Small-subunit ribosomal RNA from a metagenome, 1483 nucleotides, folded computationally.
Its Rfam family is "Bacterial small subunit ribosomal RNA".
[in-house]
RNA sequence: AGGGUUUGAUCCUGGCUCAGAAUGAACGUUGGCGGCGUGGAUUAGGCAUGCAAGUCGAGCGAGAAGCUUCCUUCGGGGAGUGGAGAGCGGCGGAAGGGACAGUAACACGUAGAUUACGUACCCUCGGGUCCGGAAUAGCAGCGGGAAACUGCUGGUAAUGCCGGAUAAUAUCUUUGGAUCAAAGGUGUGAUUCCGCCCGAGGAGCGGUCUGCGUCCUAUUAGUUUGUUGGUGGGGUAACGGCCUACCAAGGCAUUGAUGGGUAGCGGGUGUGAGAGCAUGACCCGCGUCACUGGGACUGAGACACUGCCCAGACACCUACGGGUGGCUGCAGUCGAGAAUCUUCGGCAAUGGGCGAAAGCCUGACCGAGCGACGCCGCGUCGGGAUGAAGGCCUUCGGGUUGUAAACCGCUGUCAGUGGGGAGGAAGGCUGCGUGAAGAGCGCAGUUUGACCUAUCUUCAGAGGAAGGACGGGCUAAGUUCGUGCCAGCAGCCGCGGUAAGACGAACCGUCCAAACGUUAUUCGGAAUUACUGGGCUUAAAGGGUGCGUAGGCGGCGUUACAAGUCAGGUGUGAAAUCCCUCAGCUUAACUGAGGAACUGCGCUUGAUACUGUAGUGCUAGAGGGAGGCAGGGGUGAGCGGAACUGAUGGUGGAGCGGUGAAAUGUGUUGAUAUCAUCAGGAACACCGGUGGCGAAGGCGGCUCACUGGGCCUUUACUGACGCUGAGGCACGAAAGCUAGGGGAGCAAACGGGAUUAGAUACCCCGGUAGUCCUAGCUGUAAACGAUGAGCACUUGAUCGGAGACUCCUCCAUAGGUUUCCGGUCGUAGCGAAAGUGUUAAGUGCUCCGCCUGGGGAGUAUGGUCGCAAGGCUGAAACUCAAAGGAAUUGACGGGGGCUCACACAAGCGGUGGAGGAUGUGGCUUAAUUCGAGGCUACGCGAAGAACCUUAUCCUAGUCUUGACAUGUAUGGAUUAACCCCGUGAAAGCGGGGCUACGCCUUCGGGUGGAACAUACACAGGUGCUGCAUGGCUGUCGUCAGCUCGUGUCGUGAGAUGUCGGGUUAAGUCCCUUAACGAGCGAAACCCUUGUCACUAGUUGCCAGCACGUAAUGGUGGGGACUCUAGUGAGACCGCCGGUGUUAAACCGGAGGAAGGUGGGGAUGACGUCAAGUCCUCAUGGCCUUUAUGGCUAGGGCUGCACACGUCCUACAAUGGUGCAUACAAAGGGAAGCAAACUCGCGAGAGCAAGCAAAUCCCAGAAAGUGUACCCCAGUUCGGAUUGCAGGCUGCAACUCGCCUGCAUGAAGCCGGAAUCGCUAGUAAUCGCGGGUCAGCAUACCGCGGUGAAUGUGUUCCUGAGCCUUGUACACACCGCCCGUCAAGCCACGAAAGUGGGGAGCAUCCGAAGUCGCCUCGCCAACCCGCAAGGGAGGUAAGCGCCGAAGAUGAGCUCCGCGAUUGGGACUAAGUCGUAACAAGGUA
Repeated sequence: AGGGUUUGAUCCUGGCUCAGAAUGAACGUUGGCGGCGUGGAUUAGGCAUGCAAGUCGAGCGAGAAGCUUCCUUCGGGGAGUGGAGAGCGGCGGAAGGGACAGUAACACGUAGAUUACGUACCCUCGGGUCCGGAAUAGCAGCGGGAAACUGCUGGUAAUGCCGGAUAAUAUCUUUGGAUCAAAGGUGUGAUUCCGCCCGAGGAGCGGUCUGCGUCCUAUUAGUUUGUUGGUGGGGUAACGGCCUACCAAGGCAUUGAUGGGUAGCGGGUGUGAGAGCAUGACCCGCGUCACUGGGACUGAGACACUGCCCAGACACCUACGGGUGGCUGCAGUCGAGAAUCUUCGGCAAUGGGCGAAAGCCUGACCGAGCGACGCCGCGUCGGGAUGAAGGCCUUCGGGUUGUAAACCGCUGUCAGUGGGGAGGAAGGCUGCGUGAAGAGCGCAGUUUGACCUAUCUUCAGAGGAAGGACGGGCUAAGUUCGUGCCAGCAGCCGCGGUAAGACGAACCGUCCAAACGUUAUUCGGAAUUACUGGGCUUAAAGGGUGCGUAGGCGGCGUUACAAGUCAGGUGUGAAAUCCCUCAGCUUAACUGAGGAACUGCGCUUGAUACUGUAGUGCUAGAGGGAGGCAGGGGUGAGCGGAACUGAUGGUGGAGCGGUGAAAUGUGUUGAUAUCAUCAGGAACACCGGUGGCGAAGGCGGCUCACUGGGCCUUUACUGACGCUGAGGCACGAAAGCUAGGGGAGCAAACGGGAUUAGAUACCCCGGUAGUCCUAGCUGUAAACGAUGAGCACUUGAUCGGAGACUCCUCCAUAGGUUUCCGGUCGUAGCGAAAGUGUUAAGUGCUCCGCCUGGGGAGUAUGGUCGCAAGGCUGAAACUCAAAGGAAUUGACGGGGGCUCACACAAGCGGUGGAGGAUGUGGCUUAAUUCGAGGCUACGCGAAGAACCUUAUCCUAGUCUUGACAUGUAUGGAUUAACCCCGUGAAAGCGGGGCUACGCCUUCGGGUGGAACAUACACAGGUGCUGCAUGGCUGUCGUCAGCUCGUGUCGUGAGAUGUCGGGUUAAGUCCCUUAACGAGCGAAACCCUUGUCACUAGUUGCCAGCACGUAAUGGUGGGGACUCUAGUGAGACCGCCGGUGUUAAACCGGAGGAAGGUGGGGAUGACGUCAAGUCCUCAUGGCCUUUAUGGCUAGGGCUGCACACGUCCUACAAUGGUGCAUACAAAGGGAAGCAAACUCGCGAGAGCAAGCAAAUCCCAGAAAGUGUACCCCAGUUCGGAUUGCAGGCUGCAACUCGCCUGCAUGAAGCCGGAAUCGCUAGUAAUCGCGGGUCAGCAUACCGCGGUGAAUGUGUUCCUGAGCCUUGUACACACCGCCCGUCAAGCCACGAAAGUGGGGAGCAUCCGAAGUCGCCUCGCCAACCCGCAAGGGAGGUAAGCGCCGAAGAUGAGCUCCGCGAUUGGGACUAAGUCGUAACAAGGUA
């Protein structure tokens, strides 16, 4: 510090997600030791049991048991000692300890205030401590009660209570005065020790008040009646509506009152660069609470955690009458929960309470236990290569696990065992000394450890001590096997459908390590709420517009102040924490000391530039005056013509109207058309314009009236009066609503006609609201420049509108200068880009509005406005990993332009109809083997299925190292080969005979290679996967395209080049040009054909010469010619004319055998179709191995209601048949072609010459020509089908060949929709040959003969190329994609109602209790009195105000459930259509 993820790719916007750190954690796997920390976060839910606050006999009385002693009637009693348990009294139980429910508050934090206060214990100082009195617990006696507890009577003490005296420095005060206290104890002895009382001061602690700070919500906007203030009174330690009576009507609030939700606050903690954000466990400070609610008492202090009273819930005891209790103290238990410990030891230390002290108490505390919960530290030995074995992988060579092991050796950390052992201990007591002292100090003796052991040492042995996650990218680390969209993984992207580095396992590796991962949460990354530090034309985002309130901001000069601001000083900012330095534990964690810091707040001294405040000036902002100018600015009234419709009348006579085409409609009752007159309503042609005006919406005939704003020129006026603007108010297109008018045209709804599969649409005929006017309402629009308003600054060019000034001698124009308004192009800059660019989207300032991923949704709910429709405000659950902007390259378009092609058109001939052939589908079958499937499968693989071919085709038989290859081992001369026999359909099986070869040899034998047998490796497979592949092929397409280097442009994908203007068959060439060049294609080179020349003449040829024949190049000879086959020439827009840019090129012409690539062929760019082929071949993987391999026989591939493709033959007279007769080319031939001759009607047969071929043979070319017949008919057309008789090939023609002869003589008379080929030696037509092949050709591949028509165009159909345009497509239009319905599932809304919670209000009832009144009952202290008695004073009971819980009522608010219902989200292959994206077919 960044990374992954939207796309074919790019840039941007934007969300999601990851890497880091952290935690009071939990879960999974694993687990050696120690130190220091830490541990009920949920139910402030309920609690058994034990402990957690007592102490003082030196305050008081009394005093049990026990012990000693005395007496005794033996029952016991007295005295002493002793001191339990309890009581009175004092101090302490308000601290310590726990929890975070409540609380949004002076609760907390910080800084202050208290002249408005308190303070027990402690310290210091001053003073005092006198004289009296009356009670009451305990106790004794008598009672009540189950208990808890309690009543009456009697008597008793005090440091308990009361009276009097004394009385200041205290208190009050009218300044005269008045008022107020005490307690003793110990001790021989007390003013001296411990206490007590009054007062003052201090320290510490507390109460109260104030400034500032402190969460979310406006879908909470008004709230408050003791409320705000005053006066009197009361109350308090103290100010105060704290309380009360009266008076006034205030107080708070958009700077957020009131209400609702949530929450203890801070020091700090986590994270972060910081600013921040989140948090408030442990520790410290503060607050609050103590079963829930209320209340007071006591006290220095409480409205009191382990005190009291009342009410309530809950639990327990009970004799049913009544009582008791409060773990949010320490342990522990139940419950709920993912989850949080021992019913431990000790007061030894530290601290607290009481005490003079010893001491007692102390679950505070100190320790131990449990938990890897966290942090920190330590350990789990060293050497050892033959790189063992085993595992895994392998290209089979090896690599790796891996010094790891084995083996050898040393050491002893930690743990274990045994033994020593410092420290945490300071104090206390006793005695002595000193001292005034019993204080303090010193010395000696004695005594105190719950718990922990540091550390040292003994012993043995490597012995007891390693796991977890991960390995596709992000992110360090990969291979094999298994699985086969299954099982599963996953933080995001995404893996898995037979070769998974992503699942599972193994091996190996990577990272951490006594831990490692996962989950949850926080911060970070996230500049993704932007203060630091973001945005708003198109990505989310400018309010529809103006006026204006609060607020915010504000021109130039000067004076004063010093609030902001800045500087110095000072106080505070607790400690702990963080940071730095040092120090203590062996180190660290941890701890101690010092420093720094705590960014804050207060006080004070100073500065005065800026802001602010106050004063005083100015004129540049703003406004005003005067004079001009332009304008569809607004409102009202009046007027006008054209058009339209209707009415009346005339002319006229059959249609009109409408459409792609029609129909509905209208018309002989006279339409349309035309003329005249009248009526009506609405809108204002031309001018008219990127022209004008207005804030926006918007405004258009003419005139008048009223009226708003703007601009220019000038000015001697005012003097900052300004800008923006939350709320608010006003205006605000169209549609819509209310009421009343009006209604020509147009026209939602609606009716009809068409179109269509349908057509609730588009088109047509009608037509009502509405559109118009008046008065109201609505308040929204793509209300757009998708761009808020204002001010200032920043190169330019040009056009338009409204003004002013000015030069040339005057005038006018042009020109120039200047102000305002409206446009275009562009510099810098900005921007993701498109673009914008003085009218900013540039550079700055001020103010307002708005945004924060997509969907859900502008929905629900609440509120508010509206007559309604609806508007404004405006969520969440859930769901997705994207949604989106701009630009790029393609592809596509029922977009455009240019161009081409037998693409169409113009023609010729076909197919589709018939019969047959052949292929395919389908059907059938035991099997009808397999493949090919639009063009680009279908006379295709197959250049030829009777057997063979032939296959996992079927049936049947049979072999198992095999029909074929290689190797190893063993055997041994048996076998093999050959011959024979049996069986069999054959293959095969069984049997018999026969006997080999090389080398060595001692002739006994040994050995070796073929072959065989056996066994093992293996062979074999036309089995699967063409979607694992190579190779080959088809197609687009012989279309003109496809790319690269360098340069340049662009952030980039990319562009340029390759575009443009011409031209071409062509990206062919030329010109222009930020491009310049190059490559693969095109062309050329190659073959063939067309002309000529040369060379060469056999088997070819024969003009001339000669011979010969019935005849023939038959023969001699010849090379002239044809021909053959080799080498050359020739054609290049070269020449001429024209066009064109002086180009490329095109048009015409000449010459020429051939003219503009002469004709034909071969040749096929980058790529596309997961195109075809695993059955040509090769090949990965999988499958099979007595079978999916091998052999054999027979059958099938030929099967036939049917459908399609490709062909053949025809339907006839341009024909058929008979007879006669002419002219080719290219081929083939030895298991071959076969002449001649003979036989046969013929197919053919017999015999047989020649020929491995320019020699011989196949071999007769046919159409043609001549002639004869046929005479338009199912025929002398056509030949299918069938019968009979033959021929040929072949082991074999039944399934299932071809041919011949005779006989038979079907359909068919030119073919519907549709569709194919062809532009010249072409189509059409005619025959010939070849390959395959034993035989079989209408197919295929070739050859020649005869030989046309039409077109010179590009509107349309199809396909293609280039440029351009749009795009929501990129699997690329066979694309994408919308909505209803149907199914499943999820969350949410509404809903008759129903259940519960909360805070208030009103009324009633009214406990405890304070306060007040009363006090007739009761009462010791004081007063009067001899006494009785009275008084003062107190008090029970009673009454009153207030008052918790409770009851009732009407509402508010929140949450849950709810038949049914509504939409929404999601879900590989459901239904219906096709709305959007291209002009998406109606933009």